[in-house]
């Protein structure tokens, strides 16, 4: 310098003129207007997850459906996070994944002898023989094919070979030591152990009612209680139980009124900020402070000036000051609210990693 | 705001890890039959299976995540 890897932080401030909406402690000539605070985001976004409320009597049981998957913590709670353990990628920084294939079933195209209690095509040994070549046996070490071919490399042995036999790895069981634990490290014994695929059914272990602020709750207005069905019918996903409502009520269907009415819900919350202690962290506990949008065809807005409020360079250099210069952009508008992920983007900083170069 | 579904040829739709050949109908070219269209019949003809990425040996099917398009969600009796 120049590739890379992870991570944080900002997306305005002030004012004037004119356009809105909210809230009252408040004033006036009180249909109303002045004043005063206050007025979009890190992602409001997708609608992928957890949840808080709300309504269904049962939020009761079970079964089928679904979801998750190392440990150990964290938190209301998740598929979120935090630290660890193993396997894989990568020079590294870092990143990817993660229960079982000996319960059972399937599945592995093509090419290869042969695709799983799977194998004899070429090859090597040995026997016959028409010694050109044919049959028989042994072999699975060599070789071909393919993503994958009965552990791996060395030596000995054998007719030729094979864990056949030894060492040393791998692998299984057993002791033991660290460690809460997945897991490691050391010792010793072993028949040498017969693939992949569970984002294939499917086995294990957890969790796990169901819609959804268009939920739900309350008022006006108007019409046609008009018509037609129901193993007696409903009872918030699907099946059984079990229970619980109705006796001409409920359910369905057609059809009809009213309009796209109107109040709450509607922001005070698992809130934010600074300090302190605990703990590797994630986060907990406590002390003081603090209220920050609530629109409904859907406001937070234009236009104009200034500033550096954050950041870089440069000079002075005692604290600090002072010049310049640069994003005000880019992605993108709250509609019940919160805690995550995931995509979408403009500046600028900090940490680490390889490389080449200079002192 | 929430909730659901959907994407395969020019157009309407099948398809779905049996597996490395992607299919039907229509449509379009071409030719036969006709005096001539049509109809008929033969033969062709078109494909980044929205996009990326993972999982496998192998994805058009299975897994994620993004892009576009479509349908639903007022209230009484």
């Nucleotide at each position: 310098a120049a590739a890379g890897u992870g991570g944080a932080u900002c997306a305005a401030g002030c004012g004037a003129u004119c356009g809105c909406c909210c809230u009252c402690c408040g004033c006036c000539u009180c249909a109303g207007g002045c004043g005063a605070g206050g007025g979009a985001g890190g992602a409001a976004a997708g609608u992928c997850c957890g949840g808080a409320c709300u309504c269904c009597a049962c939020a009761g049981g079970a079964c089928a459906a679904g979801g998750u998957g190392g440990c150990c913590g964290c938190u209301a709670a998740u598929g979120g996070c935090g630290g660890c353990c193993c396997c894989g990628a990568g020079u590294g920084a870092u990143c990817g994944g993660g229960g079982g294939a000996a319960a059972g079933u399937a599945c592995c195209a093509c090419a290869g002898a042969a695709a799983a209690c799977a194998u004899a095509c070429c090859g090597c040994c040995c026997a016959u023989u028409u010694u050109u070549u044919a049959u028989g046996g042994g072999u699975a070490a060599g070789g071909u094919u393919g993503a994958a071919a009965a552990g791996g490399c060395g030596a000995g042995g054998u007719a030729a070979g094979a864990g056949c036999u030894c060492a040393c790895c791998g692998g299984u069981c057993c002791a033991u030591c660290a460690g809460u634990g997945a897991u490691g490290g050391u010792g010793g014994a072993c028949g040498c152990u017969u693939g992949g695929c569970a984002a294939a059914c499917c086995c294990c272990a957890c969790c796990c009612g169901g819609a959804g602020c268009a939920a739900g709750a309350c008022c006006a207005a108007a019409u046609a209680g008009g018509a037609g069905g129901g193993u007696u019918g409903g009872g918030u996903g699907g099946u059984c139980c079990g229970c619980c409502c109705a006796u001409a009520a409920c359910c369905c269907u057609c059809g009809g009124g009213u309009a796209a009415g109107g109040u709450c819900g509607c922001u005070c919350g698992a809130c934010c900020c600074c300090g302190u202690g605990a703990g590797c962290a994630a986060u907990c506990a406590u002390g003081g402070g603090g209220c920050a949008a609530g629109a409904u065809g859907a406001a937070u807005g234009a236009u104009c000036g200034c500033u550096a409020g954050g950041g870089u360079u440069c000079c002075u250099c005692u604290u600090a000051g002072g010049a310049a210069c640069c994003a005000a952009u880019a992605c993108a508008g709250a509609a019940u609210c919160c805690g995550g992920c995931u995509u979408a983007c403009g500046a600028u900083c900090c940490a680490c990693u390889u490389u080449a170069g200079c002192c | 705001g929430g909730g659901c579904c959907g994407u395969u040829a020019g157009c309407u739709c099948a398809g779905g890890a049996g597996g490395u050949u992607a299919g039907a109908g229509c449509g379009g070219c071409c030719g036969g039959c006709u005096c001539a269209u049509a109809a008929c019949c033969g033969g062709u003809u078109g494909g980044u299976c929205g996009a990326a990425g993972g999982u496998u040996c192998g994805a058009g099917u299975c897994c994620u995540u993004c892009a576009c398009g479509g349908c639903c969600c007022a209230c009484c009796a």

This is a predicted complex of two RNAs, RNase P RNA and transfer RNA, with 436 nucleotides together. Rfam match: Bacterial RNase P class A. Rfam classes the family as a ribozyme.